Description:
Model confidence (mean pLDDT): 80 of 100. Small-subunit ribosomal RNA, 5' domain from an uncultured prokaryote, 525 nucleotides, folded computationally. The full RNA is in RNAcentral, with records from ENA.

Context: one part of a larger RNA
RNA sequence: AACGAACGCUGGCGGCAGGCUAAAACAUGCAAGUCGAGCGCGAAAGUUUCCUUCGGGAAGCGAGUAGAGCGGCGGAAGGGCGAGUAAUGCAUGGGAACGUACCUCUUGCACGGGGAUAGCUCACCGAAAGGUGGGGUAAUACCCGAUGAUACCGGUUCGGCAAAGGUGGGGACCCCUUCGGGGGCCUACCGGCGAGAGAGCGGCCCAUGUCCUAUCAGCUUGUUGGUGAGGUAAUGGCUCACCAAGGCUACGACGGGUACCGGGACUGAGAGGUUGACCCGGCGCAUUGGGACUGAGACACUGCCCAGACUCCUACGGGAGGCUGCAGUAACGAAUAUUCCACAAUGGACGAAAGUCUGAUGGAGCAAUGCCGCGUGUGGGACCAAGCACUUCGGUGUGUAAACCACUGUCAGGGACUACCAAGUAAUAGAGGCUAAUAUCCUCUUGCGUUGAGGAGUCCCACAGGAAGCCACGGCUAACUUCGUGCCAGCAGCCGCGGUAAUACGAAGGUGGCUAGCGUUGUUC
Numbered sequence: 001a002a003c004g005a006a007c008g009c010u011g012g013c014g015g016c017a018g019g020c021u022a023a024a025a026c027a028u029g030c031a032a033g034u035c036g037a038g039c040g041c042g043a044a045a046g047u048u049u050c051c052u053u054c055g056g057g058a059a060g061c062g063a064g065u066a067g068a069g070c071g072g073c074g075g076a077a078g079g080g081c082g083a084g085u086a087a088u089g090c091a092u093g094g095g096a097a098c099g100u101a102c103c104u105c106u107u108g109c110a111c112g113g114g115g116a117u118a119g120c121u122c123a124c125c126g127a128a129a130g131g132u133g134g135g136g137u138a139a140u141a142c143c144c145g146a147u148g149a150u151a152c153c154g155g156u157u158c159g160g161c162a163a164a165g166g167u168g169g170g171g172a173c174c175c176c177u178u179c180g181g182g183g184g185c186c187u188a189c190c191g192g193c194g195a196g197a198g199a200g201c202g203g204c205c206c207a208u209g210u211c212c213u214a215u216c217a218g219c220u221u222g223u224u225g226g227u228g229a230g231g232u233a234a235u236g237g238c239u240c241a242c243c244a245a246g247g248c249u250a251c252g253a254c255g256g257g258u259a260c261c262g263g264g265a266c267u268g269a270g271a272g273g274u275u276g277a278c279c280c281g282g283c284g285c286a287u288u289g290g291g292a293c294u295g296a297g298a299c300a301c302u303g304c305c306c307a308g309a310c311u312c313c314u315a316c317g318g319g320a321g322g323c324u325g326c327a328g329u330a331a332c333g334a335a336u337a338u339u340c341c342a343c344a345a346u347g348g349a350c351g352a353a354a355g356u357c358u359g360a361u362g363g364a365g366c367a368a369u370g371c372c373g374c375g376u377g378u379g380g381g382a383c384c385a386a387g388c389a390c391u392u393c394g395g396u397g398u399g400u401a402a403a404c405c406a407c408u409g410u411c412a413g414g415g416a417c418u419a420c421c422a423a424g425u426a427a428u429a430g431a432g433g434c435u436a437a438u439a440u441c442c443u444c445u446u447g448c449g450u451u452g453a454g455g456a457g458u459c460c461c462a463c464a465g466g467a468a469g470c471c472a473c474g475g476c477u478a479a480c481u482u483c484g485u486g487c488c489a490g491c492a493g494c495c496g497c498g499g500u501a502a503u504a505c506g507a508a509g510g511u512g513g514c515u516a517g518c519g520u521u522g523u524u525c
Stems, first nucleotide, its partner, number of pairs: 001524003005521005012374006019366001025329002028327003033073003038070002041067001046061006080285003089210007098202003103198007111145004120135006165190006173184004211257003218248003223245008260282004264275004287308005310321004338364001340363003346360001347358004377407004387398004411466001413461006420455002424450002429445005469514005474495003480509005490497002
C1' cells in the first nucleotide's frame, strides 16, 4: 500500500460497486415456453326465451372461448458453480480431411395418390403413479408413385434420393350445389423441397509456452509404425485382422502432490513477487457412476434408461424426487442479504401481428463491506462566566470554546408540479411498390389514442433544529501532568515497563492523529 474480510467501540445522508465456508442436505413458490394464420375436437358457471308433471327439459348467447391432444419451432441459449483436470484443458500462431437449424444471396421445383394415430367414445386393471383392449377422426404428422441434377453417390449395362400447405383480396370465365354457398382461376404475403454460394458458429490436427517433487529412474503391448477393412460430418489405433518391433526418457519419461486457464488484479521506481472474487473469453460439471435416444446441434442442470447412496408416499403389490437457477430453510462457520417489485427499458424464445413467457435483465430491500462526495452550521462575541483539572496559591489550562447577537438553509422531513429515463404500438390520412385491379398486402411519412416497476428533476413550507466518534501520548513515533496501585493488578509490534514519588499498569484533566469512521487480527507485495 492492498483486501469479496472478520472482531471491538461508535455511527447522519447520498452515488457507485461487491456480498466467499459444506461440489454437504433441502420444506415451499417461481426460474421455458410459444404458435388457432399447421390440425381435428370442444365445455362449464351465468344469462335470455320457450315448454313443464314445477322435479326439470329444449334452444340462443356465453364461445368455436376455457381446455387437453396431434404437429412446428424453442427447451444444446440464457442463469449457476469450480468438484475434477498438469493436458482429450488454456494462451499465441499455423493447418486440412469436415458439419451447420435460424439469417443473406442466386437458381429451379412444388404433380398424383394412400393408410394410420392421439385427442374422443365404450369396456377393463390399479391405493396411487399409471396402464390395457374395442370403435372411429384430422393435418404443414406419416408413407408410396411421378418428375427430377452436365453439378451428389456409384458405375460394365445401369441403378438410386424431394416437397405442404396456410391466410388475405378479386373483375371476367368454368365446374359442383342441399341454391345458403363451395371450388377451379388470378393475385399479395407467410411457409415447403432440390442445388450452389456467403456470413457467423462449431468439430479435428500441429508447433511453442503453462506449479512443486529424483526420499518417484526407468515407462509402454493397441503399446510405436505399416497394409487392408470397419466406423465417423471428417483425419487418425478411433476400432478390428494380419505384419514388423517399435515408441517415450536426465532438455526429467513414468509416478506422487497441488491447481480450472487466460485477459487481468494487488504490490513495486522497475525487474520481479503474489493472485485469478466481481466484468469478458475459453474449458469442465449438474445427487454419485454408466449409457444411449431425439435432434442442425447434447451423450442434454429444471429430458429418458440402468445401477448406488439418501429422502418422501403407499392399500406393502408398487411408486416419486434431485436448488453447483432466484429467493428461502436447517447445518458448518469468525463470517456474507429479501421466501420483494416489474417485464416500463435492454436482450432472448415463439408468433404474420397484437401479444404471451422470461428470478436473463431492469429496479427496490438488508449490512459503513469498500471507494467517492456532502453534512453535523457561518460570522461576530472577554468581564477571558460557571464547572473541571493543575498550581510555587500569585495564577494557569480547557477557551472565542460556551452563553449572547446577526445570518444561511446543504442533507434528512412535509407538499405541489414536470416537456426526463419512451424507443414503441397504433385509428385515420397521404405517397410509392406488387398486381388484371381503385381490392388486399408491403414500405415510407402523418399520429386520434395509449404504455413507467422504480428512479430523476424543479418549486414551495418549516426549523440551528435531527447528525462525532475512535485510537494513541517511554523510544522507534506526532502528543504530559495529577491521583490510585506497589514485580500485585496489569501492559507489550521490538526494546522493554510495574518491587511506594510509574510521562510505559488503571482513572481523570490536557494534548496529538484520523474522522462516519477509528483501532485490532489475518493474508499478499